Predicted 3D model of RNase P RNA and transfer RNA as a complex of 396 nucleotides.
Order: sequence, then structure tokens, then C1' cells
RNA sequence: CAAGUUAGUCGAAUGGCCGCAUCGCAAGAUGAGGAAAGUCCGAGCAUCGCAGGGCAAGGGUGCAGGGUAACUCCCUGUAAAGGCGACUUUAAGGAAAGUGCAACAGAAAAUAACCGCCCGCAAGGGUAAGGGUGAAAAGGUGAGGUAAGAGCUCACCGGCGACCCGGCGACGGCAAGCCGUGUAAACCCCACUCGAUGCAAGAGAGUAAGGACAGAUGGGUAGCCCGCCCGUCCUUCAAAUCGCUUGAGCGUAUAGGCAACUAUGCGCCUAGACAGAUGGCCAUUUAAGACAGAACUCGGCUUACAGACUAACCUUGCUA
RNA sequence: GACUCAUUAGCUCAGUUGGCAGAGCACUUGACUUUUAAUCAAGGUGUCCGGGGUUCGACUCCCCGAUGGGUCACCA
Repeated sequence: CAAGUUAGUCGAAUGGCCGCAUCGCAAGAUGAGGAAAGUCCGAGCAUCGCAGGGCAAGGGUGCAGGGUAACUCCCUGUAAAGGCGACUUUAAGGAAAGUGCAACAGAAAAUAACCGCCCGCAAGGGUAAGGGUGAAAAGGUGAGGUAAGAGCUCACCGGCGACCCGGCGACGGCAAGCCGUGUAAACCCCACUCGAUGCAAGAGAGUAAGGACAGAUGGGUAGCCCGCCCGUCCUUCAAAUCGCUUGAGCGUAUAGGCAACUAUGCGCCUAGACAGAUGGCCAUUUAAGACAGAACUCGGCUUACAGACUAACCUUGCUA
Repeated sequence: GACUCAUUAGCUCAGUUGGCAGAGCACUUGACUUUUAAUCAAGGUGUCCGGGGUUCGACUCCCCGAUGGGUCACCA
């Protein structure tokens, strides 16, 4: 210098004029995002259900340790695969609990004998060495061995792997022994876990409306009865009100931790509508442009995105 | 705002233990007819919405998106 890898930041700024929403008597203050999106997960909150516990059905998750309010999320590792490498990706338990499936081709798709080879007069039996098919053919090569053969035996290689050693653990090392086809994002088994519905959930007020209590017995009015008023219970109630924005909040410093994250101190308040606001024009900065517009609120994931920038004693190549 | 379903030929739809993607209408060609229609015969056909994954193999199973539809409150 070029090409990369990983992690992260920003998402126009300043001034003027006009306009809109919320709050405020007024002056004035505040006013979209990193994804506000998809609604894919996890919670708060609300109503319903439920004494408590267990079982079953159905759904979800699936390497280990940690983080978190919680998670299918995040961090650090393990293993496998990919890359020259920095590094990246992974629904990554069990096929020796059982069942199913493996089209076509092929003798045969796991209870393998069609051709071939061997024994035998034959019937029949032995044999997975050789043959072609297929995505996949019963560990591979060589030697011994045998009637012919075969992990039947041996050497090397491949796979699984007890004991022992190391690690909290996944797992790694060594290695006695062993050779079981694939498929669980097929049924299933094992372990853990899950009540249902979503702010169009719902709640309260009462000056509201209707009904019931009514019989000898709620109270008042009244001498008594009727009537009226109040009360109690049930149902309904548009708009308006509440839910609604101070929250597992944000910034910063210190400490702990490899990290995710946590603790403590200090500071800050940052949209809350329902005819639904957050915009337009001008000037300067070389130019103003990407994806995109809050609707109960958080933590994540995923998807979209013009352009600009930062970091690493990072990687590879070239040159000096 | 919340929930939910679908997408297969030009149109309307089938398609199940994962193994060659189909029907009707439409379209094209030929016959019949003076010509057209009808009828008869033959024929063409697809990014199975897109991308990725599991598998020997995916319309089918799983994940992420795109597009379209439906349901749920109240008023007039």
C1' cells in the first nucleotide's frame, strides 16, 4: 500500500421565518427510531380459571459452565464442519428401548447367496473374497490361513472405546477391548419446562337508565293505609376519566469479572395522541440523500438501510 | 393495535406414511363447414411466492422473509 477479519459509533449540524401536539394563567418548555417495522420469543400489567399436590394429553427446548426478572436471548468455552489465515457457522441428547421408511436400479437396502467359488452322485450345504447397481452394500490394504472363504489370525490404517490421568463440566490424553448401515427438522424414548386470553386487556365514578327486595318486619314522611323519597342487590352505560408513561430507566465515575454482566456513588427526567402532533421554506457547511413514522411498557431476536468514522502491539500478500 | 389463514399452469383448484406435479376451463394445430360457432382428434405448460437448512432425495419437514385475505371494540 492492497485485500480481508472482528468489535463498535453516527444516521446531518447551526441560524432565521411560518405552522402543529402536550404541559402551563402567561412567558415559555418539551416533542420519533436504530430499527418506532415483522409480531418471532421472554416478561411486567390486567381479566378469567385454579385449595394444595400429582398423573395424563398437547406444545416448547435439547453440548458444558456462567449471566439475566425471564428467555429459544447473551457471554466464555468444548466438539464437528468451513477458510492459507485472522476467524466464522452449527435445532449439537438417544439409532445397542421399540416401530416405520430407504423410490428407480440392483441378487440383496439389514433375518443379505443372483452369478461366481468350494463340498456333494443328487437333494442340499458352506462362502460376503470377485461381479455389476445405487446416495448408501455389511471396516480398508497386504500377508498368513482354508475344501473354498471369512477380523478366522497378524501388521498398518479407520471408527467406537472400559480402567487410569487432567478438567467444576462439556471434553481431552493414554489405552485393555470391540467392529453395531442411514434417517429422530419420521413416530418415539429420555431430561427440563409451559394455565387461558391480550390495553380493542380491563378499572372506577354517578348527576345516569332498567329491574328486584314489597309478605306482618330496612329507614324517613304520617295517627294508620296507599303513595313518594332514601337504602340494599342485579343488569346496562356512548362520549369523557383512569389504565398512559419514573422505568428490571438513561448518563457518568469507581470497584469486581476474560466476558456477558453486577455493585456502589453522583447527576438527569427524555412524546403520550384519538379529526390521531413531531412539518415546510430560506441561508451556510463542496451535497442533504438511506431504511423508514411512536399508540400499554420493557428485555431480546429477525428483517430493511445512502453514506461517514473509530479501534485491534488482528490476518494474508506485495514493496522499501 | 392484537390474533389467524392462504400462496401450485393464463384462470379456478386437486396433490400425505418425502420418491416422475395433475384436473376443468382457456390457448395452439388439424378435421368437418361457403365461413363462424358447436363437435371430433392431437398438442404445448410450471422459478410449486422468495431465500436458507435437514435428507441420498423436499410442493410436502424446519427456520427467516414477501404478498394477499379474514376475525376482534365503539359510534353514525